[in-house]
RNA sequence: UGGACGAAAGGGCAAAGCCAUUGAAAGAUGGCGACGCAAAGCUAUAGGGGCUAAGUUUAAGUAUAAUAAGCCAGCCAGUUAUCGAA
Numbered sequence: 001u002g003g004a005c006g007a008a009a010g011g012g013c014a015a016a017g018c019c020a021u022u023g024a025a026a027g028a029u030g031g032c033g034a035c036g037c038a039a040a041g042c043u044a045u046a047g048g049g050g051c052u053a054a055g056u057u058u059a060a061g062u063a064u065a066a067u068a069a070g071c072c073a074g075c076c077a078g079u080u081a082u083c084g085a086a
Stems, first nucleotide, its partner, number of pairs: 005084002012037002017032006035074001041079003047076002049072003055067003
């Protein structure tokens, strides 16, 4: 110095819930809030997995089913990064 690892220090992020906005929905954004997180930083057709189904297709007729280049990174994963004890 680098990798692995995760004590300490400086700090960081923000679950559920509530309010408002937005969306067909999944969800997202902002405020309050703090369950937790060593990557709870970033990456979403061109890694896997999951959620929704407006529209489309089908149809026994307005049901249901299928369908994502819509959504989830706080599911796994890829990638980048602060500090430096054992």
Molecule: c-di-GMP-I riboswitch aptamer
Organism: Aquibacillus rhizosphaerae